[in-house]
Context: one part of a larger RNA
RNA sequence: GGAUGAAUGCUGGCGGCGUGUCUAAGGCAUGCAAGUCGAACGGGUACAUUCUGGUAGCAAUACUAGGAUGUGCUAGUGGCAAACGGAUGCGUAACACAUUGGUAACCUGCCUCGAAGUCGGGCACAACCAGUCGAAAGAUUGGCUAAUUCCACGAUGGAUAUGAGGGGACGCAAGUCAUUCUCAUAUAAAGUCGCAAGACGCUUCGAGAGGGGCCUAUGGCCCAUCAGCUAGUUGGUGAGGUAACGGCUCACCAAGGCUAUGACGGGUAGGGGAUGUGAGAGCAUGAUCCCCCUUACUGGGACUGAGACACUGCCCAGACACCUACGGGUGGCUGCAGUCGAGAAUAUUCCCCAAUGGGCGAAAGCCUGAGGGAGCGACGCCGCGUGUGCGAAGAAGGGCUUCGGCUCGUAAAGCACUUUUGCCGAGGAAGAAUUCUGACGGUACUCGGAGAAUAAGAGGUUGCUAACUCUGUGCCAGCAGCAGCGGUAAUACAGAGACCUCAAGCAUUAUCC
Numbered sequence: 001g002g003a004u005g006a007a008u009g010c011u012g013g014c015g016g017c018g019u020g021u022c023u024a025a026g027g028c029a030u031g032c033a034a035g036u037c038g039a040a041c042g043g044g045u046a047c048a049u050u051c052u053g054g055u056a057g058c059a060a061u062a063c064u065a066g067g068a069u070g071u072g073c074u075a076g077u078g079g080c081a082a083a084c085g086g087a088u089g090c091g092u093a094a095c096a097c098a099u100u101g102g103u104a105a106c107c108u109g110c111c112u113c114g115a116a117g118u119c120g121g122g123c124a125c126a127a128c129c130a131g132u133c134g135a136a137a138g139a140u141u142g143g144c145u146a147a148u149u150c151c152a153c154g155a156u157g158g159a160u161a162u163g164a165g166g167g168g169a170c171g172c173a174a175g176u177c178a179u180u181c182u183c184a185u186a187u188a189a190a191g192u193c194g195c196a197a198g199a200c201g202c203u204u205c206g207a208g209a210g211g212g213g214c215c216u217a218u219g220g221c222c223c224a225u226c227a228g229c230u231a232g233u234u235g236g237u238g239a240g241g242u243a244a245c246g247g248c249u250c251a252c253c254a255a256g257g258c259u260a261u262g263a264c265g266g267g268u269a270g271g272g273g274a275u276g277u278g279a280g281a282g283c284a285u286g287a288u289c290c291c292c293c294u295u296a297c298u299g300g301g302a303c304u305g306a307g308a309c310a311c312u313g314c315c316c317a318g319a320c321a322c323c324u325a326c327g328g329g330u331g332g333c334u335g336c337a338g339u340c341g342a343g344a345a346u347a348u349u350c351c352c353c354a355a356u357g358g359g360c361g362a363a364a365g366c367c368u369g370a371g372g373g374a375g376c377g378a379c380g381c382c383g384c385g386u387g388u389g390c391g392a393a394g395a396a397g398g399g400c401u402u403c404g405g406c407u408c409g410u411a412a413a414g415c416a417c418u419u420u421u422g423c424c425g426a427g428g429a430a431g432a433a434u435u436c437u438g439a440c441g442g443u444a445c446u447c448g449g450a451g452a453a454u455a456a457g458a459g460g461u462u463g464c465u466a467a468c469u470c471u472g473u474g475c476c477a478g479c480a481g482c483a484g485c486g487g488u489a490a491u492a493c494a495g496a497g498a499c500c501u502c503a504a505g506c507a508u509u510a511u512c513c
Base pairs, nucleotide, nucleotide: 001513002512003511004510006509007508008507009506010505013384014383015382016381017380018379019377020376021342026340027339028338030337031336032335035080036079037078040077041076043074044073045072046071047070048069049068050067051066052065053064054063055062056061087295089293097219098218099217101215102214103213106212107211108210111208112207113206114205115204116203117202118201119154120153121151122150128143129142130141131140132139133138159187160186161185162184163183164182165181166180168177169176170175191200192199193198221267222266223265228258229257230256233255234254235253236252237251238250239249240248270292271291272290273289274285275284276283277282297318298317299316300315301314320331321330322329323328348374350373351372352371356370357368358367359366360365387417388416389415390414397408398407399406400405423449424448425447426446427445431440457502458501459500460499461498462483463482464481468497469496470495471494472493478485479484
């Protein structure tokens, strides 16, 4: 000199774009943050239409009971989503990450393309009804029922899987490999809407795209005042397990494996793209944004599923907190706001799904604290303003003075102008792709109006280092980054005036280069 997620002191006009719990991964009141589909299904409920019966009436009609159809809403069954998106950095020195390869050792819902199919049958369980227990949370018994729920029920098998056999390529061989043929065994399916055409689905297989799992090599912290470490340890055989290789797990066998090119141990730490600085090499950092990893009160576990060992799912244990009729229950903000606490220190319990994107749906649409916006903070960067010109009797006043004057100083006043910004009035968007639809927002912007009006401070002045005098004080009070000032003429303390530097900031502190 540059930089900062900064803090502190004094000061503070406006706008744009960013950014904002670095500490206690401490505890959390309240609201919201993941739903959706009635074009999968049976009910319920409200309304409408219609049919049948009954009662009243001569009748029209009214009321009532039951059935059918339609429409709206929907607790439940079912499907898809909930594994994304959002947060965090505790742990982790590791295939966690980055780069490079491999997978002939693998998986993949939705999406795209291609091939073939979608025939028949059956058993249930919610809802509902009836009952029981409980303060509640809820539990339980019996009975009925639907489906795109379920069925080691049947059929078909172009196809796939497994097994056996033949042929082929490579190879001396053991064998490996893809492919082809034959045989045996096993395995499918669901409907809905529509007058229909058809659309959306469903099943099996192949290919793709995108996503993921696993493995290898290389790379990136400190301590040797850590020198030896290791029994599933290292390898083999066999088995189990997995989507898949593998001590991943187990039984048996062998005695190996790592280490001064730093094993093992301890400390610290999420990694990278990048960021800061520097001419560069390098050094330091890893907030915001993007990619990957990790975690979800603490510890453990599996279930469902294409995908989780699952932030707002389940089970167990523990700590904590809450409710309780004392028998027993309920909860998990490291989502968005907010609160207590901690701290030098860090924001609104705001608006909207209009846009972008996501989930569901045939669609209309619904949901979305993702996201888009607004609010607060000079926290940062950038831009603008606080006027402009003329104006000497160099006014008054302040300061200094050798008492002559010098200086603040064209500064002020005064005269003439301007109107950025702020204020008042009027108009008023783009962002919408697409008929409709704009939270932001009556915002940005444009036009008109009045009026110099609404707007300057902070630090410094001995040298380094730009800027000097007076008064007070008297090694006192104090200053100070270093050298050092202060003991009666202090340009170094304190006040005043003047000056210097930066400027809506200026200083200080902390940290990095």
Molecule: small-subunit ribosomal RNA, 5' domain
Organism: Candidatus Uhrbacteria bacterium